Model confidence (mean pLDDT): 75 of 100. Predicted 3D model of RNase P RNA and transfer RNA as a complex of 432 nucleotides.
RNA sequence: CGGGGUGACAAGGCGAUCGCCGGCGCUAACAGCGCGGGAGGAAAGUCCGAACUCCAUAGGGCAGGAUGCCGGGUAACUCCCGGUGGGGGUAACCUCAAGGAAAGCGCAACAGAAAGCAAACCGCCUUCAGAAAUGAGGGUAAGGGUGAAACGGUGAGGUAAGAGCUCACCGGUUCUCGUGGCAACACGGGAAGCCAGGCAAGCCCCAUCCGGAGCAAGACCUAAUAGGGAAGCGAUUGAGGACUGCCCGUCCGAAGCUUCCGGGUUGGUCGCUCGAGGUGGCGAGAGAUCGUCACCCUAGAUGAAUGAUCGCCGCCCAGAUCACUGGGAACAGAAUUCGGCUUAUCGCUCACCCCGGACC
RNA sequence: AGGCGCGUAGCUCAGGGGGAGAGCAUCACCUUGACGCGGUGAGGGUCUGGGGUUCAAAUCCCCACGCGCCUA
Numbered sequence: 001c002g003g004g005g006u007g008a009c010a011a012g013g014c015g016a017u018c019g020c021c022g023g024c025g026c027u028a029a030c031a032g033c034g035c036g037g038g039a040g041g042a043a044a045g046u047c048c049g050a051a052c053u054c055c056a057u058a059g060g061g062c063a064g065g066a067u068g069c070c071g072g073g074u075a076a077c078u079c080c081c082g083g084u085g086g087g088g089g090u091a092a093c094c095u096c097a098a099g100g101a102a103a104g105c106g107c108a109a110c111a112g113a114a115a116g117c118a119a120a121c122c123g124c125c126u127u128c129a130g131a132a133a134u135g136a137g138g139g140u141a142a143g144g145g146u147g148a149a150a151c152g153g154u155g156a157g158g159u160a161a162g163a164g165c166u167c168a169c170c171g172g173u174u175c176u177c178g179u180g181g182c183a184a185c186a187c188g189g190g191a192a193g194c195c196a197g198g199c200a201a202g203c204c205c206c207a208u209c210c211g212g213a214g215c216a217a218g219a220c221c222u223a224a225u226a227g228g229g230a231a232g233c234g235a236u237u238g239a240g241g242a243c244u245g246c247c248c249g250u251c252c253g254a255a256g257c258u259u260c261c262g263g264g265u266u267g268g269u270c271g272c273u274c275g276a277g278g279u280g281g282c283g284a285g286a287g288a289u290c291g292u293c294a295c296c297c298u299a300g301a302u303g304a305a306u307g308a309u310c311g312c313c314g315c316c317c318a319g320a321u322c323a324c325u326g327g328g329a330a331c332a333g334a335a336u337u338c339g340g341c342u343u344a345u346c347g348c349u350c351a352c353c354c355c356g357g358a359c360c
Numbered sequence: 361a362g363g364c365g366c367g368u369a370g371c372u373c374a375g376g377g378g379g380a381g382a383g384c385a386u387c388a389c390c391u392u393g394a395c396g397c398g399g400u401g402a403g404g405g406u407c408u409g410g411g412g413u414u415c416a417a418a419u420c421c422c423c424a425c426g427c428g429c430c431u432a
Stems, first nucleotide, its partner, number of pairs: 001356008009347001012313007020038002023035005040331001044342002047340005052214004059248004064210005069083005084098001085096004099205002104203002106199002121144002123140007152170006171195002173192008218270004228261006240252003277296008315328005361431007370384004378415001386402005408424005
């Protein structure tokens, strides 16, 4: 200098003027004045997990769904951290839904003889027929060919030809022992010719977990109306309901219930922001995170506020430096609240690391 | 807040693991004096984007983006 990897930062500050929305106080009488406050790192997507609230029921079975290496963190998680194993990369580093295929069922186009049961197109060997070419039968799976994938590889023995058929070495699998590790697992030794293909993000099996609804939850106050019409179901053999599908059970409900049409209301208060809270220091830990001390209070609107202009300073870019001049600053916007994930996004920003080249 | 579906050629849609297709449209040729109709043929695809599973993905799984619908 070029290329790459990982992580981080910031989302301008101060002042003035004019506005907007809440709060408190005063004047006072529904309008003024004063003080003080007023978006984010993602407030977003709503993809996960919880808090909180309600459901007289939270009981069982089937079905269904989620998760799936090990250890740790956390209120919890499908999240995070650290590790193991597989895959990618020269490397820094990245990435993986990573239990079970010797329980069962299923799938594999085309090619190929054959696609999971073993099978035999060319070939090799052999028997019979034949003068021969060749034909018929048998054996074989080493070689050729097909394929993404063909039942280990190399060599020797063996054989009519061959083959784990036998042996040596290598690889894998299963069992077992030792060492290290909390564990996943790693390394090493031994035994068995055991050689058993892939897909479970196909069905499935195994293990663990899962009641439902959601702040329009829910509570209270007030206002309004007549409990109007039609259809269906229902009388103890029980309609309907208890907010995931079915069944059982339990409970509510006792004469109404459901649907449609028509009509009324569409106001207020609480929930509502002090919370698994934030900032800083110290300590523990490899880290996620935890402990402790000090300080702080930081939007709570309800058709929904949070804006605009000017000046000075700061950041970035261009004009060959300084000065100066001109320009630029994204994505987006709270609505019960937290913890994560994902997505959008300016500055050719900063730090560390890797690879290649050149020079000293 | 809760739930569901769709995205494939210019347009409308099939295809739900193994050749990317149909109709309309476009273009060329034939036909006609010319146009239309008709006939023959051709071109045209990041299967919304990214990642994963698999020998193989439009199809299966995950995430994202866009669009539409339902309930309160």